[in-house]
Context: one part of a larger RNA
């Protein structure tokens, strides 16, 4: 030093679990905020930190309803309390709610700094009013006037620090003070009083702007694309909508979504590529000039909770829920727990009840309001732009800019145009339902994942760490049924480690803890060299 065969180290794969996460169906909710949001600083406990709750009434006040024996959140115990005079939990109102932040009295490196008015409150002052006491004077059981004290109202001025409310901008409305060109005037400004707006939020929706990489195998028209991305704005949806619409000689009848039609007719450096619509078939269906507002019987939902059926014995185990034997309930054999697989051991589950608030719903009743037919418009040039349509033969729609009709005897359209026919009424307005979409809530599922997976985040994670910042960003789960987490002796440095005893079914289950693979690293034995 090989090889064997035993045995350990060291590592954490595999198996088994699952507090955690993916996708979704149903419902619901679709906002919060100057009544101070959303996110936080900073306190807050008998306590030294951290997470949770909470706010100087500070793991907490009140109050109403449940419920019924235990509680004082978790990490993790110890005092030291509370509670059948009802604790603590639950639900529903209320109250408090430091600073910061839209941050809103000024200011500022956010959670600090500086104010100013007014009030309370404290002292003094002035007047009323009441009581008491004292002197004094009359017509003396009584009245009057004066004087101090005290109370409670009230006039004024002071005040060192603490309290409490107001003091920001802008627009609207109202009042009132001023005030140009200009006599009146107004049109401006200034003060006061009342209301709304600001900011945050996950996609869904509208309006204003609006790329490029890339495709055309190069690249300019084109494309990608009205896409990213920015702005503005609203709502539980949004937008659109009740014909100056289509069709074609029959007619159909708002809108919005959808299957076809159809990758069809079209557009196109006729090149990449773009791409309807008429019509049919389905969702929904509604029409109008306030359908709304206000008070609200009445039913319905929600909902803390309530009640809620039926099992024993024997055996193996450390444990019975297993195995054997004999029963029972079932509108309830969903699903979880209990020392191993439990309908009948718990806690559910079917079922049926339930308060306050809260949501829907709207009988009846009341208050308001109902336009009146639309001119710098329709169309025209000239520029563009949307329409599948790149100017083309280009209807139709929208305008920057210049022009510009009729008035129902009128006027649009029907893809240049004209004529006929046909259809419809522009230039004011409103209007659920079908359709989008989920930061959230509840309840339910899965040929979805099981600790390199699954959401980055099963664990105190947007943490630790990284970066000047914008950002970028992990790793980490698993004794045991119960902590019964080794009392006591013994080597050892009153160590670390380990031997023994005890605990436990198990300590090769000992807080480097379930199993515990492989590289890799010893040891004993054997046997070659």
């Nucleotide at each position: 030093g090989g090889c064997g065969u035993u045995u350990g180290g060291u590592g954490g794969a595999u198996g088994c679990c699952u507090u955690g996460g993916c996708a979704g169906u149903a419902a619901g909710a679709g906002g919060c905020g100057a009544u101070g949001a959303a996110a936080g600083a900073c306190g807050u406990g008998a306590u030294a930190c951290u997470c949770u709750g909470c706010g100087a009434u500070a793991a907490g006040u009140c109050a109403u309803g449940g419920u019924g024996a235990g509680c004082u959140g978790a990490g993790a115990a110890u005092a030291a309390g509370c509670u059948u005079u009802g604790a603590c939990c639950c639900a529903u109102g209320a109250a408090u709610u430091u600073c910061u932040g839209a941050a809103u009295g000024g200011g500022g490196g956010a959670a600090c700094c500086c104010a100013c008015c007014u009030g309370a409150c404290a002292g003094u002052u002035u007047g009323u009013u009441a009581u008491a006491a004292a002197a004094u004077g009359c017509u003396c059981u009584g009245c009057a006037u004066u004087u101090u004290a005290u109370a409670a109202c009230u006039u004024g001025c002071u005040g060192a620090a603490c309290c409490a409310g107001g003091u920001a901008c802008u627009u609207a409305a109202g009042a009132c003070c001023u005030g140009a060109a200009u006599a009146c005037a107004u049109a401006g400004g200034g003060u006061u009083u009342u209301a709304a707006g600001a900011g945050c939020a996950a996609a869904c929706c509208c309006g204003g702007g609006g790329a490029a990489c890339u495709g055309a195998a190069a690249c300019a028209u084109c494309u990608a694309a009205g896409u990213a991305c920015c702005c503005g704005g609203a709502g539980g949806a949004a937008a659109g909508g009740a014909a100056a619409u289509c069709a074609a000689u029959u007619g159909a009848u708002a809108c919005u979504c959808u299957g076809c039609u159809a990758g069809u007719a079209g557009c196109g450096g006729c090149g990449a590529g773009c791409g309807a619509a008429c019509g049919c078939g389905g969702a929904c269906c509604a029409g109008c000039c306030a359908a709304g507002c206000c008070u609200g019987a009445u039913a319905a939902g929600u909902g803390a909770c309530u009640a809620g059926a039926a099992c024993c014995g024997u055996u193996u185990g450390g444990g019975a829920a297993g195995a054997c034997g004999g029963g029972c309930c079932a509108u309830a054999g969903c699903g979880g727990g209990u020392g191993a697989u439990a309908g009948c051991c718990c806690c559910g589950u079917a079922u049926a009840g339930g308060a306050a608030g809260c949501u829907u719903u709207g009988a009846a009743g009341g208050a308001u309001g109902u336009a009146u037919u639309a001119a710098g418009u329709a169309g025209g040039g000239c520029g563009g732009a949307a329409c599948a349509c790149g100017u083309g033969a280009a209807a139709u729609u929208c305008u920057g800019u210049c022009u510009g009709a009729a008035g129902a005897u009128c006027g649009g359209a029907g893809g240049a145009c004209c004529a006929c026919c046909u259809u419809c009424g522009a230039a004011g307005g409103c209007u659920a339902a079908g359709u989008a979409c989920u930061c959230c809530u509840u309840a339910c599922u899965g040929a979805c994942c099981g600790a390199u997976a699954g959401c980055g985040a099963a664990c105190c994670a947007g943490u630790a760490c990284c970066g000047u910042g914008a950002g970028g960003g992990a790793a980490a789960g698993g004794u045991g049924a119960a902590a019964a987490g080794c009392a006591c002796c013994c080597c050892g440095a009153c160590a670390a480690g380990g031997g023994g005893a005890g605990u436990g079914a198990a300590a090769c289950a000992g807080u480097a803890c379930c199993u515990g693979a492989a590289a890799c690293c010893g040891a004993a034995c054997g046997c070659c060299u």